Source information
The RNA shown here (Bacterial RNase P class A) has 354 nucleotides and comes from a Chloroflexota bacterium. Model confidence (mean pLDDT): 76 of 100.
Order: sequence, then structure tokens, then C1' cells
RNA sequence: CAAGGUAGCUGGGUGAUCGCCGUUUAAUUUAUAUAUUAAUUAAAGGGAGGAAAGUCCGAGCUCCACCGGAUAAGAUGCCCGUUAACGGCGGGGCGAAGUGAUUCGCCGGAAAGUGCCACAGAAAUAUACCGCUUGUUUAUCAAGUAAGGGUGAAAAGGUAAGGUAAGAGCUUACCGCUUUAAUGGUAACAUUAUAGGCUAGGUAAACCCCAUCUGGAGCAAGGCCAAAUAGAGGAAUAAAAGUAUCCGGCUAUUCCCGGGUUGGCUGCUUGAUUCUAACGGUAACGUUAGAGCUAGAUAGAUGAUCACCGCUGGUUAAACAGUACAGAACUCGGCUUAUAGGCUGCCUUGAGCG
Repeated sequence: CAAGGUAGCUGGGUGAUCGCCGUUUAAUUUAUAUAUUAAUUAAAGGGAGGAAAGUCCGAGCUCCACCGGAUAAGAUGCCCGUUAACGGCGGGGCGAAGUGAUUCGCCGGAAAGUGCCACAGAAAUAUACCGCUUGUUUAUCAAGUAAGGGUGAAAAGGUAAGGUAAGAGCUUACCGCUUUAAUGGUAACAUUAUAGGCUAGGUAAACCCCAUCUGGAGCAAGGCCAAAUAGAGGAAUAAAAGUAUCCGGCUAUUCCCGGGUUGGCUGCUUGAUUCUAACGGUAACGUUAGAGCUAGAUAGAUGAUCACCGCUGGUUAAACAGUACAGAACUCGGCUUAUAGGCUGCCUUGAGCG
């Protein structure tokens, strides 16, 4: 200098004028018995994100009056730690890709069982098409063979030597696989050694088995006030119902059909919260102490104009053009996706110089 990997920050700023929403204080007016409510004025303060998106997970919270067991259904799947919890995050193991930094995971079980492996090929739960050898061996036929060739994703573990009529774990050495033991590690696992010629493969994001977990519905949940209306309604006596099914307990009123109200208030923002420091920990994260309050809208609020500056492109310099993805609606922890640009740390590879 170039090309990469990984972790972060930012993604417009300042001023002026007008405009929008909330809170606090004060004054005035209004309805009202008073307080409170509503409106206006003035001052002070505050007001969309790193993803607010997706609605893919997990919860907080609310309701179903419920509790226990079994089944079903669903989810996760190496080990350890962390968390309110998770299918998240951190670290490690094994496997794969890459020269590497690093990244990815379809990561329990095929010796419980069932299913599938199309086409090609002779044959895909087991074989003999070509080939090789022997029988008088030219042909035919018979016997032996699975080393060589072909087909295929995959054809009786691989390489080499000996042996054989020709061959084959037939035998041996090394590797692979299985078994047992020792050492290290919390563990997943790793290393070494012993024994065995050796079980006919793959597939479970196929059914299935094993381990762990899960009640349901959801802020349009729910609570209160105001107002209005239709019940000559139906069923039941521990039966129905009790937010998947069955069983048991429990519940003295419960369920079904139809009609009215579609208005207002609340839930609604102090929270598993943010920042700083110290300590512990490889880290995720935890403990302690201190400081802080940062939107609560309800047809749904922060916009418009002007000037200067920043950044990117462009130019000799200017002029000029552009300035991303995108707007809370109960809240929080994650994951995934989108993002014009700009800046920073650490690491890897290559070339050159010293």
C1' cells in the first nucleotide's frame, strides 16, 4: 500500500420565524352547593428507533372459581455456565469450509421396530454382466472366484506384501471399526495401551424410541361510570358448565338462544429500568454503592420556510447534484430482515521498503 475477517459508533448540526402534543405553576372565564371539570393567556420543562419493521420465540400482566393425574398434540436435542424465561447469549468439544484471521451446524438413538434408496446396473438386506482360473479346452457345458473393468450417490472397510489353479482378512503390517482399561478434563471428549479378523451400507429436517419442557385466550385482556333496552325464551338439579380429551376432587345456581349500549374514564408508563464506579468471572453476566426519570397519543402529536455549516460525488477551483432504511399505540429480553454513506479498535494474507 492492497485485499479480507471481526467488534463497535454515527447516520446530519446551528440559528431565526410560524405551527403540533403532554406535564407543572399562576391568572381569568364557564357549568357547579363547595371542591373538581372545561376553555383561554403567560412562563418553565419534556416529546419516535437501531431497527419502532416482521409477529418468529420467551416472559411480565389480565381473565377463565379451580386443583391433581393420565393421554393427545407441540417444541427442543453435544457438554458446561448465564438468565425471569427462551429455540436466546457466552465458553468449550466434535465435524465441515477456508492459506489464514474466522464462519457454519441438518450435533441424542440405525444393535427396539417399520419404511425408503428413483433411474442406471447382472445385482441395492445382497449379486455374478464382462473378466480370471480349472476340467483335453477350439466351441458348448460344468465348477471355482469377487482382486480387475463397467453402471451408480452408494456394490461384502482401505493401502501394501505374502499366499493361491486364479483370488479373497486367507495371513501379516499400518490405518479404520468394535471391546476393555489407564491418564487428563466438572463434562462433552482427547491421548495411550490390551483384545478381536471384523457386525451388509445410508437415511430419523422419514415414521419411531429416549430425555427435557408446555393449561388456554389475550390490552380489541380486564376494571369502573353513564346511558339504553325484550325477554309471556329454553335446558338442568349435582346433571350441564368449569378455555384440547378422559378420570377423580371441588364449585348451590349454571349454561344456551335472542335483544340493548358501540359514549367516557382507567389499564397507560418507576421498569426482571438507564448511566457511572469498584469487586468477582476467559466471557455472557452477577454483587455492592451512587446518580437519574427520558412520549403516553386516541382518527391518532415534533412539521414547514430561510440562511450558514458538515459529509458524499463533481470541478484547476467553483458552480451544481445528493444526503440511507424508515414513525411508538401495554411493557420487556431476544432472533430475523432493510440500511446512501462516514469513522474507529483488534486480527489475517500478499507485495514492497527499512